[in-house]
Context: one part of a larger RNA
RNA sequence: CUCUGGUUAAGGAACUCGGCAAAUUAGCACCGUAACUUCGGGAGAAGGUGUGCCCUCGGUAUGUGAAGCGGCUUGCCCGUGGAGCAGAGGGGGGUUGCAGUGAAAUGGCGGUAGCGACUGUUUACUAAAAACACAGGACUCUGCAAAGUCGCAAGACGACGUAUAGGGUCUGACGCCUGCCCGGUGCCGGAAGGUUAAGAGGAGCGGUGCAAGCUUCGAAUCGAAGCCCCGGUAAACGGCGGCCGUAACUAUAACGGUCCUAAGGUAGCGAAAUUCCUUGUCGGGUAAGUUCCGACCUGCACGAAUGGCGUAACGACUUCCGCACUGUCUCAACCAGGGACUCA
Repeated sequence: CUCUGGUUAAGGAACUCGGCAAAUUAGCACCGUAACUUCGGGAGAAGGUGUGCCCUCGGUAUGUGAAGCGGCUUGCCCGUGGAGCAGAGGGGGGUUGCAGUGAAAUGGCGGUAGCGACUGUUUACUAAAAACACAGGACUCUGCAAAGUCGCAAGACGACGUAUAGGGUCUGACGCCUGCCCGGUGCCGGAAGGUUAAGAGGAGCGGUGCAAGCUUCGAAUCGAAGCCCCGGUAAACGGCGGCCGUAACUAUAACGGUCCUAAGGUAGCGAAAUUCCUUGUCGGGUAAGUUCCGACCUGCACGAAUGGCGUAACGACUUCCGCACUGUCUCAACCAGGGACUCA
């Protein structure tokens, strides 16, 4: 110097990205316990008090239940009986140490907000989470030789199931809800019409031949699905405007005009896990707060199952604050053991 432990005056987070680490707390009994709540919880909330040993009530309550005695239905029987053994909790009194869950094992607590409802699952060896799953919700396919999947096939799974079933996709407890757009893309429906392949059809023009014939090409016309076309469908993929003017201070614009669109963002929320400008502005907390909480709305670029907004409980999640506590720090010191180092 380093590692692992231990102790520390005064202060007590001033440390630091951040109380990381450490410390505090701790068992049992009793008292007591808030907001909120899905009435179950929250809750061991929080916060207090007691805790050893001795004497005594008293070997007490209680448990177990021997001998003996009685009965008959003679049994591993019933009744009575209480010996012996075990033995609290509590009341009263006393005593002792700095300290009585005397060591060890053995919750620190509270408030606020975000996300995810929850218990679960995950990157075996840098990520445990707000990611995945989930119960619940919805759409869609499937009538059974089902749809779907594996396989060249036979065959198998689905399922020895049958629409209260099975497959796929999205959402993700619960509460209140889930607005407008079908123009584009997709999907579904549509006995018409247009286009259209092979094929059918053969008007007709050629080649060759003396001819019969053989043969090349070939117009109308008839020909599926698909596409065009006509409708439907957004918990399908997705989308959800601009400019100008206007009220008796000013400001603002319920109101009006105009252009464009398939339709112009409804409810709710909003500087947000989303806000660039931005440390927005105001309020709270601090002596001082780019974070935090509550508001405002000018939403660069929230928004309704790519779900919106709330939400008790839960979380080795994330943010901020407080109490307690501490060598994290002011600022370092000492002790024990291991290593390094020197010598043998």